[in-house]
The RNA shown here (transfer RNA) has 73 nucleotides and comes from a Lachnospiraceae bacterium. The sequence is in RNAcentral, with records from ENA. Model confidence (mean pLDDT): 81 of 100. The organism belongs to Lachnospiraceae, within Bacteria. Rfam family: tRNA.

């Protein structure tokens, strides 16, 4: 250099035809317990890596870019 994958919540990852952005661990609050743990129930938490375009609408489709992994030269 060149081809291909990854890039969504603090972590681990869904989101499969473009239509309201989720799950678990963890964090906080209540309950339960004589107390802890563990269990239940609730809150919080997102610039979808980033910039532009399509679109009536984009995490998802298009082009640049950028980190990371792989492979080829």
């Nucleotide at each position: 250099g060149c081809u291909g994958g990854u890039g969504u919540a603090g972590c681990u990852c869904a989101g499969u035809u473009g239509g309201c952005a989720g799950a678990g661990c963890a964090g906080c609050u209540c309950a339960u317990u004589c107390g802890u743990a563990a269990u239940g129930a609730g809150c919080a938490g997102g610039u979808c890596g980033c910039g532009c375009g399509u679109u009536c609408g984009a995490g998802c489709c298009g082009c640049g870019u950028c980190a990371c992994c792989a492979g080829c030269u």